[in-house]
Context: one part of a larger RNA
RNA sequence: CUGGGCGUAAAGCGCGCGUAGGCGGUCUGUUAAGUCUGAGGUGAAAUCUAUCGGCUCAACCGGGAGAGGCCCUCAGAUACUGGCAGGCUUGAGGAUAGUAGAGGAAGAUGGAAUUCCCGGUGUAGCGGUGAAAUGCGUAGAUAUCGGGAGGAACACCAGUGGCGAAAGCGAUCUUCUGGACUAUUCCUGACGCUGAGGCGCAAAAGCGUGGGGAGCAAACCGGAUUAGAUACCCGGGUAGUCCACGCCGUAAACGUUGGACACUAGGUGUGGGGGGUAUCGACCCCCUCCGUGCCGAAGCUAACGCGAUAAGUGUCCCGCCUGGGGAGUACGGCCGCAAGGCUAAAACUC
Numbered sequence: 001c002u003g004g005g006c007g008u009a010a011a012g013c014g015c016g017c018g019u020a021g022g023c024g025g026u027c028u029g030u031u032a033a034g035u036c037u038g039a040g041g042u043g044a045a046a047u048c049u050a051u052c053g054g055c056u057c058a059a060c061c062g063g064g065a066g067a068g069g070c071c072c073u074c075a076g077a078u079a080c081u082g083g084c085a086g087g088c089u090u091g092a093g094g095a096u097a098g099u100a101g102a103g104g105a106a107g108a109u110g111g112a113a114u115u116c117c118c119g120g121u122g123u124a125g126c127g128g129u130g131a132a133a134u135g136c137g138u139a140g141a142u143a144u145c146g147g148g149a150g151g152a153a154c155a156c157c158a159g160u161g162g163c164g165a166a167a168g169c170g171a172u173c174u175u176c177u178g179g180a181c182u183a184u185u186c187c188u189g190a191c192g193c194u195g196a197g198g199c200g201c202a203a204a205a206g207c208g209u210g211g212g213g214a215g216c217a218a219a220c221c222g223g224a225u226u227a228g229a230u231a232c233c234c235g236g237g238u239a240g241u242c243c244a245c246g247c248c249g250u251a252a253a254c255g256u257u258g259g260a261c262a263c264u265a266g267g268u269g270u271g272g273g274g275g276g277u278a279u280c281g282a283c284c285c286c287c288u289c290c291g292u293g294c295c296g297a298a299g300c301u302a303a304c305g306c307g308a309u310a311a312g313u314g315u316c317c318c319g320c321c322u323g324g325g326g327a328g329u330a331c332g333g334c335c336g337c338a339a340g341g342c343u344a345a346a347a348c349u350c
Base pairs, nucleotide, nucleotide: 004321005320006319007304008303012318014201015200016199017198021194022193023192025088026087027086028085029084030083031082033081034080035077036076037075038074039073040072041071048066049065051063052062053061054060091191092188093187094186095184096183097182098181099180103177104176105175106174107173108172109171110154115149116148117147118146119145120144121143125136126135162169163168206247207246208245209244210243211242215241216240220236221235222234223233258317259316260315261314262313263312266295267294268293269292270291271290272289273288274287275286276284299306300305323350324349325348332343333342334341335340
């Protein structure tokens, strides 16, 4: 260097943008770098191959011969790859007209409920559990009616549904804003794919500063249970949960399945769009594109299963794996306020 792999056995970076690099549609011309052919040179000796010979054989030794990749020079070939020049439209992007959506940010508004406060009615219980007790209540609770305060979350709609790169996103309205899809085939003319480094985003918890604090609730305090009960159950309860700004950078960040493109039976459901019939629509039928499910042919798979949303058949690029433990640890480096994160061994042992 080649060779094997990565859904569940070890193995896909949490996700994106993108630098270098790698790879790259179609036609023509040109070049001849890669590639191929021929000639010449080189390819020391030993070794190697076949052969002849010498030690009684062999190993070994000797003779002449053959072969050898790379490399250099020259001449030639031009299919493929590359360079250069010109063109094309199907990849990619744009334009125009539409469509759906919890995509993102900011602001405003709303009702239900919990809690608390004030007032009315009202009286002895309430609450809680397997059963209880702690707890609350004659200083009037619970229940009920009216008024008020405040914070957080948005029932029904709701879906096997939608959107987003992922994390994630769910009351209503307004403003700003990203992406997707469909139709037309009008424009540009390969502008593409991937992506080491790099940069950005990134649930929850946690951290810093300042707010906020209704409910819930680590820690903590009680009551039970129990042999014990540092738990499960019950009564309380602080960080936190919420907001602004700044950090952290992790996860069963999972489809445990990297991205892009092409191709390969069907059946059934669903979301978005388009077309046809009839008068718009509803309905019906059909087709097609994009998304999202289920079942399955071939094929694949150790099996389970996957099966046009592939784990099938191929191409390109990146990441990763190499027995278990030690260990995702030590040391070093980088990052962080810290917590810690990233990178990442060895001895030893089975």